[in-house]
Molecule: transfer RNA
Organism: Minisyncoccia bacterium
């Protein structure tokens, strides 16, 4: 320098193909239960999706540029 993959709650990931209310598990908080802890039961908080711009009535999703990490090639 060229090509490719990944980026979404604290962590690991789904959702993108086919645009239409942002989800799951674990973790965290509160209550119940218990001598206490764990397990179990009920409820709750927490992200507007790496960034900017564009298309669209509407973008995590489509397009362009860009950033970070990783892989391949030179």
């Nucleotide at each position: 320098c060229g090509g490719g993959a990944u980026g979404u709650g604290g962590c690991u990931c789904a959702g993108c193909u086919u645009g239409g209310u942002a989800g799951a598990g674990c973790g965290c908080c509160u209550g119940c239960c218990c001598c206490g802890g764990a397990u179990g039961c009920a409820g709750g908080a927490g992200g507007u999706c790496g960034g900017u711009g564009g298309u669209u009535c509407a973008a995590a999703u489509c397009c362009a540029c860009u950033c970070a990490u990783c892989c391949c090639g030179a």